[in-house]
Context: one part of a larger RNA
RNA sequence: CUGGGCGUAAAGGGUCCGCAGGUGGUGCGUCACGUGGUGUGUGAAAGCGCGCGGCUUAACCGCGCGAGGCCAGACCAUACGGACGCGCUGGAGCCGCAGCGAGGGACGUGGAAUUGCCGGUGUAGUGGUGAAAUGCGUAGAGAUCGGCAGGAACACCAAGGGGGAAGCCAGCGUCCUGGCUGCGUGCUGACACUCAGGGACGACCGCGUGGGGAGCGAACCGGAUUAGAUACCCGGGUAGUCCACGCCGUAAACGAUGGAUGCUCGGCAUUUGGCCGCCACUCGGUGGCUGGGUGCCCCAGGUAACCCGCAAGCAUCCCGCCUGGGAACUACGAGCGCAAGCUUAAAACUC
Numbered sequence: 001c002u003g004g005g006c007g008u009a010a011a012g013g014g015u016c017c018g019c020a021g022g023u024g025g026u027g028c029g030u031c032a033c034g035u036g037g038u039g040u041g042u043g044a045a046a047g048c049g050c051g052c053g054g055c056u057u058a059a060c061c062g063c064g065c066g067a068g069g070c071c072a073g074a075c076c077a078u079a080c081g082g083a084c085g086c087g088c089u090g091g092a093g094c095c096g097c098a099g100c101g102a103g104g105g106a107c108g109u110g111g112a113a114u115u116g117c118c119g120g121u122g123u124a125g126u127g128g129u130g131a132a133a134u135g136c137g138u139a140g141a142g143a144u145c146g147g148c149a150g151g152a153a154c155a156c157c158a159a160g161g162g163g164g165a166a167g168c169c170a171g172c173g174u175c176c177u178g179g180c181u182g183c184g185u186g187c188u189g190a191c192a193c194u195c196a197g198g199g200a201c202g203a204c205c206g207c208g209u210g211g212g213g214a215g216c217g218a219a220c221c222g223g224a225u226u227a228g229a230u231a232c233c234c235g236g237g238u239a240g241u242c243c244a245c246g247c248c249g250u251a252a253a254c255g256a257u258g259g260a261u262g263c264u265c266g267g268c269a270u271u272u273g274g275c276c277g278c279c280a281c282u283c284g285g286u287g288g289c290u291g292g293g294u295g296c297c298c299c300a301g302g303u304a305a306c307c308c309g310c311a312a313g314c315a316u317c318c319c320g321c322c323u324g325g326g327a328a329c330u331a332c333g334a335g336c337g338c339a340a341g342c343u344u345a346a347a348a349c350u351c
Stems, first nucleotide, its partner, number of pairs: 004322003007306002012319001014201004021194003025088007033081002035077004040072002042069001048066007091191001092188003095184006103177007110154001115149007125136002162169002206247006215241002220236004258318006266297014301308002324351003333344004
């Protein structure tokens, strides 16, 4: 250097952006750097191949011939790669028109429900459980009616539905804003793919400052259960959950499946466009064709099997990662952090 892998056995980075680097569509021309060829030079000895010989043989050793470099300079070739030049439009981007959605941010606003407070009616229970008790209630609870307050979450619609790079995103309205798709073939003319380092985003919990606090509820306190019960069940309840700003940077961050491109039978469902037809001629319904999503079943093929089959098939490019279990998502060092801790990451020893 080559050779194996990464859905579940060890192994895809949480996600995206992106410099360097690696890789790169199509036609023509030029060069001849890579690449290939020819001959020249050089290619010590040992070693290697062949032949002959010496130790009784072999190993070992001696002699002869040959081969031998990613070498130098010369000449030749120009398919492929490269460089340079001129083009092309299929990749990529842009423009116009049409459309899609819980994509993001800000402000406003609505009703149901829970809870609390005030008032009315009303009287002895209520609540809770397997059964109870703690708790609440004659200072009038629970029930019921009316009013007020406040916080959080948005029933039905709702779907195997939709959107987003991921994390995630759901009452309604307005403003600001990202994305994607189809149609037109209009413009640019390879502008592309991937990406070590780097940057940004990143559920929950947790942290800082200041608010807020209805319900729920770690810790905590009671009541039960039990041999015990630092639990499971019940009554309370602080942080937190919510908001603003700033940190943290983790996860079964999962499709346990990196990204891009091309290719490879069919069937069904669903979502969103375009074109054509039929029925309605008002919303719409229905069929065919053609794009973009999301699922299910399956041919070939793959797979240890399960299964995958819009790939986990057939190929190319780039990145990340794995190399027995434990010790160890650890120690030490370093970086980051207010801290908690995070990232990177061993060894002795042991099986």
The part of an RNA shown here (small-subunit ribosomal RNA, central domain) has 351 nucleotides and comes from an uncultured bacterium. Model confidence (mean pLDDT): 88 of 100. The full RNA is in RNAcentral, with records from ENA.